[in-house]
């Protein structure tokens, strides 16, 4: 990087460093010197792996392993359908990107 596949309405700091930016992209539209990314330190959570049940499907448990993740639903819209509306515009679904985790190439 590209596939294939499961999941995203819940959770997570009034720490300490650090000094201007961060929320992928694009259009909004927030977040930030009442301190932004980044790092460390807690923290969450149960994807993989333990560990107990079990023919097995799946259930439970623990947080020593390997990921992850700690504004705002994947922060919102973008594309179709359907539904409402005079019309903007508005819900509902479903795709698309896009994130993680296991798998394969």
């Nucleotide at each position: 990087c590209u596939c294939u596949u499961a999941u995203g309405g819940a959770g997570a700091g009034u720490g300490g460093u650090g000094g201007a930016g961060g929320g992928a992209a694009g259009u909004a539209c927030c977040c930030u010197g009442u301190g932004a990314a980044g790092c460390c330190c807690g923290g969450c959570a149960a994807c993989c792996g333990u560990c107990a049940u079990g023919a097995a499907a799946a259930u439970g448990a623990a947080a020593u392993g390997g990921u992850g993740c700690c504004a705002a639903g994947u922060c919102a819209c973008a594309c179709a359908a359907a539904g409402u509306g005079a019309a903007a515009g508005c819900u509902u679904u479903g795709g698309a990107a896009g994130a993680u985790g296991a798998g394969a190439g």
SAM riboswitch aptamer (S box leader) from Planococcus sp. CAU13, 105 nucleotides, folded computationally. The model forms 97% of the base pairs in the Rfam consensus. The coordinates come from a structure-prediction model, not an experiment, and the mean pLDDT is 84. Its Rfam family is "SAM riboswitch aptamer (S box leader)". Rfam links the family to the GO term regulation of gene expression.